[in-house]
Context: one part of a larger RNA
RNA sequence: CUGCUGUUAAGGAACUCGGCAAAAUGACCCCGUAACUUCGGGAGAAGGGGUGCCGUUGAGUGUGUAGGUCCUCGCGAUCGAAGCAUUUGGCGGCCGCAGAGAAUUGGCCCAACCAACUGUUUACUAAAAACACAGGUCUGUGCUAACUCCUAACGAGGAAGUAUACAGACUGACGCCUGCCCAAUGCCGGAAGGUUAAGAGGAGCGGUUAGCGCAAGCGAAGCUGCGAAUUGAAGCCCCGGUGAAUGGCGGCCGUAACUAUGACGGUCCUAAGGUAGCGAAGUUCCUUGUCGGGUAAGUUCCGACCCGCACGAAAGGCGUAAUGAGUUGGGCACUGUCUCAACAGCAGACUCG
Repeated sequence: CUGCUGUUAAGGAACUCGGCAAAAUGACCCCGUAACUUCGGGAGAAGGGGUGCCGUUGAGUGUGUAGGUCCUCGCGAUCGAAGCAUUUGGCGGCCGCAGAGAAUUGGCCCAACCAACUGUUUACUAAAAACACAGGUCUGUGCUAACUCCUAACGAGGAAGUAUACAGACUGACGCCUGCCCAAUGCCGGAAGGUUAAGAGGAGCGGUUAGCGCAAGCGAAGCUGCGAAUUGAAGCCCCGGUGAAUGGCGGCCGUAACUAUGACGGUCCUAAGGUAGCGAAGUUCCUUGUCGGGUAAGUUCCGACCCGCACGAAAGGCGUAAUGAGUUGGGCACUGUCUCAACAGCAGACUCG
C1' cells in the first nucleotide's frame, strides 16, 4: 500500500446524480394510535412503558391423598384440605454499565406521479409505469358453427361444449363519465341505372374449289379463319347505415365610457371545427414561464395560473382507499457518506531466509 473486519473525540448528509454503503430499528407483554377509506382497512400507524434473580403472599388450572355428599351400593358419581405440576398477579429485597444481557429478529413519517390489486417478464447488463388480470364494449358464429392445425383424401382441436357458449379485436378494479364529424378509408345493407369476363350467339367478311365463263372474273356445298348486334355474375360506379370501426376535431378582421381583455359582430374554408375534465404535465420548445409554499440560499419538488410549440375522452378522460425490491421531493432518528482522518485484528503485497 491492497482486501476483509472492528472501534472512534466534536459535528451529523456539510458526502453524493442520489443517504449509495453503513449505522440505527428489531423479540414478547401492556398502554396508545391520525388523515383518509371501497368501512375490510390504514395499523406492528405514530408514540410510550415493562422484561434478571431471591424471599413472601394471593388467584386460576391439572392431578388427587385424607375427608364430605349422593345413589341403582359399585373396581360408582361428585366435591375436595394436603402434596406435586403449571399459569398469572401483589408486596419486599439483591447484583451489574447493561436483565429480550449472546445469536436470529421491522427504521419511521409527510407529499406527488404511474399502475387498481396478488401475479408475469428480457435464462446471462432492464422486474418496470411494460405484460397479464377480474371488469367493460364491439364484431363474428345456429352446429359438419365460426376459428385453428393438417392431409392426396381423411382427420383433430373448438367440444363430448351450443349464443349466460365459443372465437377475434380494443380497453383494463372501483367511482363520475365517454362530446362533435360518415367527406375520405373500412365494414354492413341495397338493388333501379351505368360499366364489366368467360360462355352463349351468329349478322357479316375471308381462304380453299366442283361448276360457269374466250378472258377478266364469278362462285354452291363441305372444310376452315375472323367475327358485329344481342345475352351474360360478382365487383366497381351508385344509394343508405355504421366511431368502445381506420381516423379527423380551423383561419383572418373588428368590437365595451382610462388601459387591457373581448361576452358580441363580420368574413373565408370545412365532413365537423376539441365538449366535460385535466393542463409548463413521464406531454411545455421559448423555460430556471409567472405567482405562492418549503430552504439562509431550491434549474428539482408541492399548490395555483393557462399563452396546451405539440392534453383530451375505451391507442379511454379525470379522480381514487389499499398494494409496490417502481419514480420524485421533504422531514425525524441514525451514523466514518463527509469535515479528515486515526487506530486495531486477519489475509496479502514488501524485506530477509